The RNA shown here (small-subunit ribosomal RNA) has 1532 nucleotides and comes from a Mycoplasmatales bacterium. The source organism's lineage runs through Bacteria, Bacillati, Mycoplasmatota, Mollicutes and Mycoplasmatales.
RNA sequence: AUUAGAGUUUGAUUCUGGCUCAGAAUUAACGCUGGCGGCAUGCCUAAUACAUGCAAGUCGAACGAGAGCGGAGGUGCUUGCAUCUCCAAUCUAGUGGCGAACGGGUGAGUAACGCGUAUCUAACCAACCCCCAAGUUGGGAAUAAUCACUGGAAACGGUGACUAAUUCCGAAUAAUCGAGAGGGAUAUUAAGUCCUUCUUCUAAAAGGCGCUUCAAAGCGUCGCUCGGGGACGGGGAUGCGUUGUAUUAGCUAGUUGGUGGGGUAAAGGCCUACCAAGGCAACGAUACAUAGCCGGCCUGAGAGGGUGAACGGCCACACUGGGAUUGAGAUACGGCCCAGACUCCUACGGGAGGCAGCAGUAAGGAAUUUUUCGCAAUGGGCGCAAGCCUGACGAAGCAAUGCCGCGUGAUCGAUGAAGGUUUUCGGAUCGUAAAGAUCUGUUGUCGGGGAAGAAAGACGAGACGAAGAAAUGCGUUUCGAUAUGACGGUACCUGGCGAGCAAGUCACGACUAAUUACGUGCCAGCAGUCGCGGUAAUACGUGAGUGGCAAGCGUUAUUCGGAUUUAUUGGGCGUAUAGUAUGCGUAGACGGAACGGGUAGUCGUUAAUUCAAGACCGGGGCUCAACCCCGCGUAUGUUAACGAUACUUCUGUUCUUGAGACGGGUUGACGUUAGUGGAAUUUCAUGUGGAGCGGUGGAAUGCGUUGAUAUAUGAAGGAACACCAAGAUGCGAAGGCAACUAACGAGUCCCGUACUGACGUUGAGGCAUGAGAGCAUGGGUAGCCAAUGGGAUUAGAUACCCCAGUAGUCCAUAGCUGUAAACGAUGAACACUAGAUAUCGGUAACGCCGGUGUCGCAGCUAACGCGUUAAGUGUUCCGCCUGGGGAGUACGCACGCAAGUGUAAAACUCAAAGAAAUUGACGGGAAACCGCACAAGUAGUGGAGCGCGUGGCUUAAUUCGAAGCAACGCGAAGAACCUUACCAGGGUUUGAAAUUGACCGCAACGCCUUAGAAAUAAGGUUGAGGUUAACGGUUAACAGAUAGUGCAUGGCUGUCGUCAGUUCGUGCCGUGAGGUGUCGGGUUAAGUCCUUUAACGAACGCAACCCCUGUCGUUAGUUGCUAACAUUUAGUUGAGUACUUUAGCGAGAUUGCCGCUGUAAAGCGGAUGAAAGUGGGGAUGACGUCAAGUCCGUAUGCUUCUUACACCCUGGGCUGCACACGCGCUACAAUGGCCGCAACAACGAGUUGAUUGCUACCUCGCGAGAGGAUGCUAAUCUCUGAAAAACGGUCUCAGUUCGGAUCGAAGGCUGCAAUUCGCCUUCGUGAAGUCGGAAUUACUAGUAAUCCCAGAUCAGCUACGCUGGGGUGAAUACGUUCUCGGUUUUUGUACACACCGCCCGUCAAACCACGAAAGUUGGGGGCGCUGGAAGUUGGUAUCCUAACCGCAAGGAGGGAGCUAACCAAAGCGAAAUCAGCGAUUGGGGUUAAGUCGUAACAAGGUAUCCUUACGUGAACGUGAGGAUGGAUUUUA
Repeated sequence: AUUAGAGUUUGAUUCUGGCUCAGAAUUAACGCUGGCGGCAUGCCUAAUACAUGCAAGUCGAACGAGAGCGGAGGUGCUUGCAUCUCCAAUCUAGUGGCGAACGGGUGAGUAACGCGUAUCUAACCAACCCCCAAGUUGGGAAUAAUCACUGGAAACGGUGACUAAUUCCGAAUAAUCGAGAGGGAUAUUAAGUCCUUCUUCUAAAAGGCGCUUCAAAGCGUCGCUCGGGGACGGGGAUGCGUUGUAUUAGCUAGUUGGUGGGGUAAAGGCCUACCAAGGCAACGAUACAUAGCCGGCCUGAGAGGGUGAACGGCCACACUGGGAUUGAGAUACGGCCCAGACUCCUACGGGAGGCAGCAGUAAGGAAUUUUUCGCAAUGGGCGCAAGCCUGACGAAGCAAUGCCGCGUGAUCGAUGAAGGUUUUCGGAUCGUAAAGAUCUGUUGUCGGGGAAGAAAGACGAGACGAAGAAAUGCGUUUCGAUAUGACGGUACCUGGCGAGCAAGUCACGACUAAUUACGUGCCAGCAGUCGCGGUAAUACGUGAGUGGCAAGCGUUAUUCGGAUUUAUUGGGCGUAUAGUAUGCGUAGACGGAACGGGUAGUCGUUAAUUCAAGACCGGGGCUCAACCCCGCGUAUGUUAACGAUACUUCUGUUCUUGAGACGGGUUGACGUUAGUGGAAUUUCAUGUGGAGCGGUGGAAUGCGUUGAUAUAUGAAGGAACACCAAGAUGCGAAGGCAACUAACGAGUCCCGUACUGACGUUGAGGCAUGAGAGCAUGGGUAGCCAAUGGGAUUAGAUACCCCAGUAGUCCAUAGCUGUAAACGAUGAACACUAGAUAUCGGUAACGCCGGUGUCGCAGCUAACGCGUUAAGUGUUCCGCCUGGGGAGUACGCACGCAAGUGUAAAACUCAAAGAAAUUGACGGGAAACCGCACAAGUAGUGGAGCGCGUGGCUUAAUUCGAAGCAACGCGAAGAACCUUACCAGGGUUUGAAAUUGACCGCAACGCCUUAGAAAUAAGGUUGAGGUUAACGGUUAACAGAUAGUGCAUGGCUGUCGUCAGUUCGUGCCGUGAGGUGUCGGGUUAAGUCCUUUAACGAACGCAACCCCUGUCGUUAGUUGCUAACAUUUAGUUGAGUACUUUAGCGAGAUUGCCGCUGUAAAGCGGAUGAAAGUGGGGAUGACGUCAAGUCCGUAUGCUUCUUACACCCUGGGCUGCACACGCGCUACAAUGGCCGCAACAACGAGUUGAUUGCUACCUCGCGAGAGGAUGCUAAUCUCUGAAAAACGGUCUCAGUUCGGAUCGAAGGCUGCAAUUCGCCUUCGUGAAGUCGGAAUUACUAGUAAUCCCAGAUCAGCUACGCUGGGGUGAAUACGUUCUCGGUUUUUGUACACACCGCCCGUCAAACCACGAAAGUUGGGGGCGCUGGAAGUUGGUAUCCUAACCGCAAGGAGGGAGCUAACCAAAGCGAAAUCAGCGAUUGGGGUUAAGUCGUAACAAGGUAUCCUUACGUGAACGUGAGGAUGGAUUUUA
């Protein structure tokens, strides 16, 4: 100094696990935007091609020559001009010297001693520079330039002649140089070093300049030569480190080593001849792919990971390939030669070129700058120097490419302006923001001033030092005067002006800081992940507002981080991905006790190195910062020296406890081989017997009168071994092993010992074993049985079931294969860490030891669970895993007879896939319980006719809604008009109704007439009152809508269900979701109560409270009642208020009492009582479910219409009819129909402004009803004399005296109106129907059934409906097996939209990537052969040849030519390899609504799955063996 997480799998949870985000960074690019400055940076792609200019020259103090400013002198000569000589500034091509091998660029190649680091070179070189020592003598030769001639288009030459040097060549001299030969010393052992002796070889420019001097000699300086040393730089060698692939496992012939020789500056197979046969490799050789390496840079807490721009070091390359020359240095970027490709010039004969230098151009690309200035500084080359050259460098230009800094104003300013947005219409917000006022002056602009970077050097004058006779120069130093700035009139300073010129971009659903309005309507679009959008989008687009950052902001790409998601730090493998099927064992890794030694690891100290830059620390300079500078400050690594010795390692000597051995004993379904046995099946033979057998859910195929099955006897043959013997045994490494006997073989365990002495553990490769299926050959074949055939089942049934049945199952082979859910889904070994219990072996026994199980502490685990037989705590070794799918697949390789096995990817695609547990839901799972749920009964429906409703059809319209239960006599408690929402037609437009404003009118309303279907229109008319009102008109705001959305809503309602459930607080348990409570045992109608209990309490439900009804009491008696008294036709009246009754208040019932049972709750029985265990009904409907129903009851958001989707009117329709369904009515008859006949109810309803009600009674009518008339605003009057019943009569079993549809006729009533389309009456007509198929409904007592009555709505009515009322009044319930629904518990689950769930495969369609494929195209590499440029080396018989030797001839030496070897390009050939394309083909993936089935998840309806084989449209089926990761059930 230092470590952060989040989103996303689920209904929810924990875990596993991937994906994604927030951070930092960049040689970046793109979009929008853009004021200034400083410092940096700027072709990542085509090592593609390059126009033009520049990037390496310099020296005249090396040389000859040429030109020649100027000066002097001379000649021809008057000026002037010409010409000559001398001096000579300066310039120049050439000879010569040095440089050009640096500097600059690029990263193609290279996986290498290339690079990094450390070491060595005693195996080496070294121009220029420095120091030391010694020299610098004397000769010779050529050649360029130049001149002449000449070739060529050009480039460029050729021949002859002349000449110089710091050019070249001999010679002299010299050694402490080199070479050769000796001697000695030295111990890092050598081809070394040092000392020493002898022999021999080897050098230079008599140069340039300056000075002195008469001259020479000399002096100085710059050079030159030899030797030694140093410095700088380089060559070579070595240790260690340095990417991926093993689907690259073997590689190597100069290869590995030696000897001799060659070569080099130098070691070396570097090269060559010969000899040997080595060398490398699982610690990864070889091959292939990729790549310049490092200091560093980015990231990270770090360890690491990524990277190798700029700056610095090294390497490599310079159009491609090869080669040498020169030189100190090159195999040479701006040199040469050759070959090749390309470009250019050409007179076609030949030539020229190489930007990966700086600019620049084209091309490529998402993308990267000026054909600038200057040598002023720094550095380099040459030069004595001045100086010249320098696209190195210094600067400027362009680019927001990056980092850093500054600015775009500051202070006041509320009428909170206008305007925008929004709004609940009040306001809120932009917002002190603006305007306005007062200031400032960074930046800007104009003006003025104006740096540092410059000092060396050179010049002048001195001083000192050494040398010198002196001069002079050299070195050091002082002073003086003086020159030099590209940037640039730049930085900076200063004055004037003036808020003036300067803000964007992204986001705002969560992660993630920041929200609203409108538009859009699964469209357009967004999106990093999850995901938004289908009419109220905080997620799209726009506006407003807000948030972030800011001259930038965002996006894209890439890297690290987060990611402990490759885990050294720091992960895992029972079920999530992951233990090899098992053993033996090699290499390797690890390894018991004691004592010594060594000191490799390890630890400590010191030193060197780790260039510089960078990082960090501490300072300093630019106003700060970025940036720059300084530090004998820091950091890791490596090496060396010294020290320490606990541990590990190495080594020596011991030990016995690990391991083994020996002796004794035991055990077992251990293995192999041979033999033996009985039961059963089948077949055969024979006897008996006589019609069936067999098989199934039920059948059929099949067998049987040619005698089956059955039965008896005998025989044959194969396979398997009942009982013993089992929920728990034993043996084996695993697979596996079961009748008995024998032989052979192997192992465990126990006890004992005086043996060995760590001999051990694990185990990559390797070897062996390895169920079943399968394969090969030969046998065998009783039963069973893939395939196959047949019969069933079924929509189908390539299945499940049945009848047959072949491979196979069995045996042999030193056969093959080598896989399984080969499982404990748990590698092996050792040690330690509570117990309880069962069992097997050893032991006489306790105990102990070794196995096999169950439970369980600590601990572990995500949980489930494991728990001395660990999944605990530790150690060692091996194997394996890293999201799902694609895929255990493709390709390649190995093995195999084949089937196939082993090894083992990628493209592409998804945001999950998964484990355990939780709550639900579900199950053709289980258990318990309840309910008119079934059963037992009663009456029905379903068949008929009619009524009503619905669907469908029809229609101008048949308005709309309701749709399983929970729509269908439902909304509708009243469709002829109205209603009415629909249709046709006719009309109105501020509207039929509402509120308000403005303006106008004096009339309006009403009445009358005319037209019209009406609405309405036109016309006429009266009078009172009024003038801010009211009314009417016009106009504007607005009204209006049964138009849409019940999936935007409120409210109300249905349903599960009057089912007994649903929760909370605190506590407790669990990591958590959750659980507990609320479960268990009883009990109840009940989560009712009791009891037990980590729960204790509480809430909503249950119950109770409320209403009706049943009994009694009391109070009150009118319109009710009437016992007694009186009275009447009559409770009619008096009277009374006892009774009935009415309606207020009370009482009563609580399992209270008794008996039995029970812990209790409670149950059973009894008593009491009007009522007995909720007395009977009703109201009352928990948390919630169904996006259930309703916008057409009302309310209401939003949308839509506004001369219409509003409003008015007339007529029509909602009533339509082939048909289908639901609910009812009436029936089919005798328990009945009809006729007659004063039996008996209750609930209710009815006129008070007008309209208007129920109507007694009387008359008329057969009747519906009509006409009169009375009472009642109701315990008073009326509706209202109820029907069934009872009694009497008749009919006599029939389509009838049943039944009443339908139709005809005549009437009545309501109403403006009765045709579509009302009800009722009378007469006539007299249909179907004779008890109803499959199926199905209601009901448990005053119930069903049956009989009437009343009411609401209402003019009337379709009412047979609905809501109530009373009358008469049953049957049956053994019981819970089954059906349906529900409650609780449990179990399984791949479901959670919850089984109307989920989900598999073929086929069909579209798209995508991949494999195979006849072949075809191309690349790189290797091999063999041909080939052979330039060049080097060797050879050389041809030609040429200045220096040296020689008198000469000639020689030495050299050159050319020729030739040999090596060798680049090129060509040919056969293989291998990597890519591209490829008709067709194969599977795979993806894709809202395709086809076929339903394989899996529940016992998924045949439990599922694994290996294998066969078969089938498909999921899949079947056989053999195996697993439980199967439900259910039983037992001790």
Notes
The sequence is in RNAcentral, with records from ENA.